[in-house]
Context: one part of a larger RNA
């Protein structure tokens, strides 16, 4: 000097930050990832057209509710720090990769076929759901044909073509390969990175070769075989301890501590394993299996994971509203209109923290009163007050009323701001006064009560206790504890 502080006493207002450091300890309820009718079949309601035995039927609308099939996105946005001493991280390099959606260049979009959701029908089942039967549609799925491509060539293999909409009838969006980039990702190395030696040996896929297998890629990444090797006192192995960094505090600086918010990386989503789908996961609000745990049940069985955002419990000295809204910024889906977003814009709470304002301003001696001292003369609060003028930030009330957003949309919000109007009106405190350290006397206590960072005070005249008076630092705060430097 500092703090993500808390603890006391005490508190006017306004800006901006900030706000579970402990149980990655359990969670009630809401909500937090949908979207596309310009991919497809169905399609209840409402309307409108026709018809009509008035009971209704057919048609028709995607600016209709609702599943379903399809496609993209749910790998980003949001939270946590438990693991991890390690190519995790930071920095400087490498080469053996991939990259949806975007941009850029060439070709090209021919001709078929057969399902299965959903409808309907039927069966179990408490539920959750699930079995069989018949039907049906596409940008969903399958062949054929053609090119690119894979290779040194060659034979061989071989993935993949498509409709839909709009429309100025020119063409566009869209789809398949190829080629360039651009963005994001993987991989491998030097180099730096806590403590312990009261941890000295440590390794069998272990170290290297040849094959082959695997991967988007190199590699014992895996396997067979063969060799006997790696690493280590310049600190291996093992224990603890810990997410890294930009950078945060302190310091003239070297340098100590620290890593909360803000921003890059990584790691992880009850606890352990796996893989699936995909361009990307080995996937927080996704699938399966096993553990513990909760909750249902008709005891046969089944749900479910706030370290998202409010919230609750429970631990703690300790930390906030179960708020509004997509208006702006960014995202996803769409050809848009649009939905969607607890991301994010705001709002609510707390003096937690920094900056800013106010509690009033000029005059006023008879130096009143009280109050505390006194040598009883007085002195000291003290221009303080009263009283006299004056002002209105503030606050109260009334009236207007932005920008943030424009073609049009404003949650904040009738705020921020401006305008009258009333009146000193509504607004001060905490700590200290023995030295260190700035500020002194009186009464009360009598080694008692009791103070104290350190020295020490206190046993009848305590400046050190405890009140008073008075002073002295700060000031919406002081002050105490506690981290660091």
């Nucleotide at each position: 000097a500092u703090u993500g502080a808390a603890c006391g006493c005490u508190g006017g207002c306004g800006g901006u930050a900030u706000g579970c450091u402990u149980a990655a300890c359990a969670c009630a309820u809401g909500c937090a990832a949908g979207u596309c009718g310009a991919a497809c079949g169905c399609g209840a309601a409402c309307g409108c057209a026709u018809c009509u035995u008035c009971g209704g039927a057919u048609g028709u609308u995607a600016u209709u509710a609702g599943a379903g099939u399809g496609g993209c996105g749910g790998a980003c946005g949001g939270g946590u720090g438990a693991g991890u001493a390690a190519c995790g991280c930071g920095u400087g390099g490498g080469a053996a990769u991939c990259u949806a959606c975007c941009u850029u260049a060439u070709a090209g979009u021919g001709g078929g076929g057969g399902a299965c959701a959903g409808c309907c029908c039927g069966a179990g089942g408490a539920a959750a759901c699930u079995c069989g039967g018949a039907u049906u549609a596409a940008u969903a799925c399958c062949g054929c044909a053609u090119a690119c491509c894979u290779u040194c060539u060659a034979c061989g293999g071989a993935a993949g073509a498509a409709a839909g909409g709009c429309u100025u009838c020119g063409g566009c969006c869209g789809c398949u390969a190829u080629u360039a980039g651009a963005u994001g990702a993987g991989c491998c190395c030097g180099c730096g990175u806590u403590a312990g030696a009261u941890u000295a040996g440590c390794u069998a896929g272990u170290u290297g070769g040849u094959g082959a297998g695997g991967u988007a890629a190199g590699a014992g990444c895996u396997c067979a075989c063969c060799a006997a090797g790696g690493c280590a006192a310049c600190g291996a192995u093992c224990u603890a301890u810990a997410g890294c960094u930009g950078g945060u505090c302190u310091g003239a600086g070297a340098g100590g501590a620290c890593g909360a918010u803000c921003a890059g990386c990584c790691a992880c989503a009850u606890c352990g394993g796996g893989a699936c789908u995909g361009a990307g996961a080995c996937a927080c609000g996704g699938c399966c299996c096993g553990g513990a745990c909760u909750c249902c049940u008709a005891c046969g069985g089944g749900a479910g994971g706030c370290a998202g955002c409010a919230g609750u419990g429970g631990g703690g000295a300790a930390u906030a509203u179960u708020g509004c809204a997509c208006a702006a910024u960014g995202g996803a889906g769409g050809a848009a209109a649009c939905u969607c977003u607890g991301a994010u814009g705001c709002a609510g709470c707390a003096a937690c923290g920094c900056c800013g304002c106010g509690u009033g301003g000029a005059g006023g001696a008879u130096g009143a009163c009280a109050c505390a001292u006194u040598u009883c003369g007085g002195u000291g609060c003290g221009u303080a007050a009263a009283c006299u003028c004056c002002u209105u930030u503030u606050a109260u009330a009334u009236g207007g009323g932005a920008a943030g957003a424009u073609a049009a949309u404003g949650a904040c919000g009738g705020u921020a701001c401006c305008a009258u109007a009333u009146g000193a009106a509504u607004a001060a405190g905490c700590a200290c006064c023995g030295g260190c350290u700035a500020a002194c006397u009186c009464c009360g206590u009598g080694c008692c009560a009791g103070c104290a960072g350190c020295c020490g005070c206190g046993g009848u005249a305590a400046u050190a206790c405890g009140g008073a008076g008075g002073g002295u630092g700060c000031a919406a705060g002081c002050g105490u504890u506690a981290c660091u430097c």

A computed fold for a 485-nucleotide part of an RNA from an uncultured bacterium, annotated as small-subunit ribosomal RNA, 5' domain. Its mean pLDDT, the model's own confidence on a scale to 100, is 81.